[in-house]
RNA sequence: GGCUUCAACAUCCCCGCGGACUGGGCCGGAUGACCGGCAGCGAGCCCGCUGGAGCC
Repeated sequence: GGCUUCAACAUCCCCGCGGACUGGGCCGGAUGACCGGCAGCGAGCCCGCUGGAGCC
């Protein structure tokens, strides 16, 4: 330098952080199949980063 894999820390367990895409939930306006907003959506997937472990 490259690759793989994991999340210790957590007010039961699960959940490292940020962002995008897909598909859901809730709320409002329309009724026009559209527009906007919200969030621990216990959904998938990708990128980058933090930390641990392994490999070249």

The RNA shown here (nadA riboswitch) has 56 nucleotides and comes from a Terriglobales bacterium. Lineage of the source: Bacteria > Pseudomonadati > Acidobacteriota > Terriglobia > Terriglobales. Of the family's consensus pairs, 100% are formed in the model. It matches the Rfam family "nadA riboswitch". The family's RNA type in Rfam is small RNA. On this family, see Chen et al., Nucleic Acids Res 2020: "Structural distinctions between NAD+ riboswitch domains 1 and 2 determine differential folding and ligand binding". The prediction has a mean pLDDT of 86.